Bacterial RNase P class A from an Acidimicrobiia bacterium, 345 nucleotides, folded computationally. Rfam family: Bacterial RNase P class A. By type it is a ribozyme. The RNAcentral record of the sequence draws on ENA. The organism belongs to Acidimicrobiia, within Bacteria. It is recorded under the gene name rnpB.
[in-house]
RNA sequence: UGAGCCCGCCGGACGACCGCGGUCGAGAGACCGAGGAAAGUCCGGACUCCACAGGGCAGGGUGCUGGGUAACUCCCAGGCGGGGUGACCCGAUGGAAAGUGCAGCAGAGAGCAGACCGCCGAUGGCCCGAGAGGGCACAGGCAAGGGUGAAACGGUGAGGUAAGAGCUCACCAGCGUUGCAGGCGACUGCGGCGGCUCGGCAAACCCCACCCGGAGCAAGGCCAAGCAGGGACGACGACGGCCCGUCGAUCAAGUCCCGGGUAGGCCGCACGAGCGCAUCGGCAACGGUGCGCCGAGAUGGAUGGUCGUCCUCGACAGAAUCCGGCUUACAGGCGGGCUCAUGAU
Numbered sequence: 001u002g003a004g005c006c007c008g009c010c011g012g013a014c015g016a017c018c019g020c021g022g023u024c025g026a027g028a029g030a031c032c033g034a035g036g037a038a039a040g041u042c043c044g045g046a047c048u049c050c051a052c053a054g055g056g057c058a059g060g061g062u063g064c065u066g067g068g069u070a071a072c073u074c075c076c077a078g079g080c081g082g083g084g085u086g087a088c089c090c091g092a093u094g095g096a097a098a099g100u101g102c103a104g105c106a107g108a109g110a111g112c113a114g115a116c117c118g119c120c121g122a123u124g125g126c127c128c129g130a131g132a133g134g135g136c137a138c139a140g141g142c143a144a145g146g147g148u149g150a151a152a153c154g155g156u157g158a159g160g161u162a163a164g165a166g167c168u169c170a171c172c173a174g175c176g177u178u179g180c181a182g183g184c185g186a187c188u189g190c191g192g193c194g195g196c197u198c199g200g201c202a203a204a205c206c207c208c209a210c211c212c213g214g215a216g217c218a219a220g221g222c223c224a225a226g227c228a229g230g231g232a233c234g235a236c237g238a239c240g241g242c243c244c245g246u247c248g249a250u251c252a253a254g255u256c257c258c259g260g261g262u263a264g265g266c267c268g269c270a271c272g273a274g275c276g277c278a279u280c281g282g283c284a285a286c287g288g289u290g291c292g293c294c295g296a297g298a299u300g301g302a303u304g305g306u307c308g309u310c311c312u313c314g315a316c317a318g319a320a321u322c323c324g325g326c327u328u329a330c331a332g333g334c335g336g337g338c339u340c341a342u343g344a345u
Base pairs, nucleotide, nucleotide: 001341002340003339004338005337006336007335008334009333010332012310013309014308015307016306017305018304020033021032022031023030024029035316039327040326042325043324044323045322046321047216048215049214050213059212060211061210062209063208064078065077066076067075068074079093080091081090082089083088094207095206099205100204101201102200116146117145118142119141120140123139124138125136126135127134128133154172155171156170157169158168159167173197175194176193177192178191179190180189181188182187220267221266222265223264229258230257231256232255233254236248237247238246239245274293275292276291277290278289279288280287281286311314
């Protein structure tokens, strides 16, 4: 200088005036007012109500190891496999010798496989020959070579054979078993032995291990007009003249009270697994301690407009109970670490 990888961050700036929502204030007024994704609503929790003795079945989810966390399908570190020259990236990454099942096309043959081309034809058969021997390729043998395929039942070499073949041997790969060493562990390294030895798919059923009750802030709680309902008081008549009482009628106006609860109002609802800085522990995720800060809270639902100055001329998009993640969208810009190539010193 040119390509590239990873991590973190910003998302027009400043000022004036007006408007809108909120908090405080008697008032004047002061202060605050969208995001990194507020989004998709895909996971995990807090909170609320309902249900619930314990255990099991069914159903759903997750799936290498260790750690982090309130929890997770998230994050960090590591192992293994794959990709890349590399920084680095990707992986639902337990079990296929418990069982069931699946595999298009091509191909002769695809599940304890298969003779299409091919090789052989030692042995038996046929023919020629006096014989030695030669020929045919009928029986039969062969998985070495060709060809098909994602995959054809280990690879290379030597021996062996009629031709061949783990048939035998050496080395390598893989599997099983075992010993030693390292690691908390996943796993790794080295060695011995064995028979030479077939796989793939479990985001197919399934098996194993672990986890999981349901509904959701229109959750839920409090106050409570009006109307309807219930109760008390309340005018009249009869029973003996009066009072109480009883019965009948009116159950009328009015007053007061009651429970449930509609409209409506309030809470939930903004101090929280909070943010910033410093420090300590840890590779890290993260955790501890100290100091400081308060950053929207609507419900016909606010967050906008005008002007001025400046720049690189501004993307995706806007809260609705809250929080931790994941995923998706995004003009442009900044910072840090690292890799490869080339050149100069």